RNA sequence: UGCACGAACGGGCAAACCCUCCGAAAGGGGGGGACGCAAAGUCACCAGCCCUAAGGCUAUGAGGCCGGGUAGUGGGACCGCCGAA
Numbered sequence: 001u002g003c004a005c006g007a008a009c010g011g012g013c014a015a016a017c018c019c020u021c022c023g024a025a026a027g028g029g030g031g032g033g034a035c036g037c038a039a040a041g042u043c044a045c046c047a048g049c050c051c052u053a054a055g056g057c058u059a060u061g062a063g064g065c066c067g068g069g070u071a072g073u074g075g076g077a078c079c080g081c082c083g084a085a
Base pairs, nucleotide, nucleotide: 005083006082012037013036017032018031019030020029021028022027035072041078042077043076045075046074047073048070049069050068051067055066056065057064058063
């Protein structure tokens, strides 16, 4: 130094819940708050899960798909701090 790995130091993020705003909803932004996190940094590409008002397709009893969301569900891609065993 590289790869793996995750002790320490310094710092970082922030679940539930509460307030507020956006949204039809799932959910998201901001403030408070910390359950946790070594990628809980970024990206919906694959799978999963959640929602589905309007519009379109399909079906017609419902529903399904397009669509929206989730990166703190798993995988993948990109990028990255520190340095003991």
Predicted 3D model of an 85-nucleotide RNA (c-di-GMP-I riboswitch aptamer) from a Deltaproteobacteria bacterium.
The sequence was found by an Rfam model in a public genome assembly.
Its mean pLDDT, the model's own confidence on a scale to 100, is 86.
Lineage of the source: Bacteria > Pseudomonadati > Myxococcota > Myxococcia.
Rfam family: c-di-GMP-I riboswitch aptamer. Rfam links the family to the GO term cyclic-di-GMP binding.